[in-house]
Source information: c-di-AMP riboswitch aptamer (ydaO/yuaA leader) from Streptomyces sp. SID8379, 157 nucleotides, folded computationally. The source organism's lineage runs through Bacteria, Bacillati, Actinomycetota, Kitasatosporales and Streptomyces. The model forms 92% of the base pairs in the Rfam consensus. It matches the Rfam family "c-di-AMP riboswitch aptamer (ydaO/yuaA leader)". Rfam's curators write: This family represents a conserved RNA structure found upstream of the ydaO and yuaA genes in Bacillus subtilis and related genes in other bacteria. Rfam links the family to the GO terms cyclic-di-AMP binding and regulation of gene expression.

RNA sequence: GUCGCGUCAGCGCCGUAGGCAGGAGCGGGGGACCCAGGUAAGUGCCCGGCCGGGAGACCGGACGGGCUUGGGGUGAAGUCGUGCGCAAGGUCGCGCGGCCGGACACUCACUGGUCCGAACCCGACAGCUCACCUCGCAGGCGUCGGUGAGGGGAUCU
Numbered sequence: 001g002u003c004g005c006g007u008c009a010g011c012g013c014c015g016u017a018g019g020c021a022g023g024a025g026c027g028g029g030g031g032a033c034c035c036a037g038g039u040a041a042g043u044g045c046c047c048g049g050c051c052g053g054g055a056g057a058c059c060g061g062a063c064g065g066g067c068u069u070g071g072g073g074u075g076a077a078g079u080c081g082u083g084c085g086c087a088a089g090g091u092c093g094c095g096c097g098g099c100c101g102g103a104c105a106c107u108c109a110c111u112g113g114u115c116c117g118a119a120c121c122c123g124a125c126a127g128c129u130c131a132c133c134u135c136g137c138a139g140g141c142g143u144c145g146g147u148g149a150g151g152g153g154a155u156c157u
Stems, first nucleotide, its partner, number of pairs: 001141003007024002012020003025137006035127001044067005050061004070125001071122004078099008100117005106150007
């Protein structure tokens, strides 16, 4: 310098090292009326003790703990078709292709070309949302060209 919200400042406390709490700035989540949605919409699974019904088997309820298929969140990281794999599956994985989304270094537009389309989190639950509450400030890399316009910097005079 770059992708990205993921930076800055000094200083307060403890203190061997180091750690903790704050400030500014940037970004995220939750959260009313109104609006939107809907007119039934039932809401998933496992365990625990408690309460209620029952002769019992069992059933139901709230609470606590756990899980991930339903649903949701950050992010560009979606969708459709097709082939293969799996006992099988619109579950998942891999390959190919279409549409779509993102990156390529001062900015914008046009154009050619090269790549990416992951990962993680919440845990049955969340529309928008003032006040209010709350969280993060990581991580990974090293610049492909052409044209036009604009801007910035350095050097010389």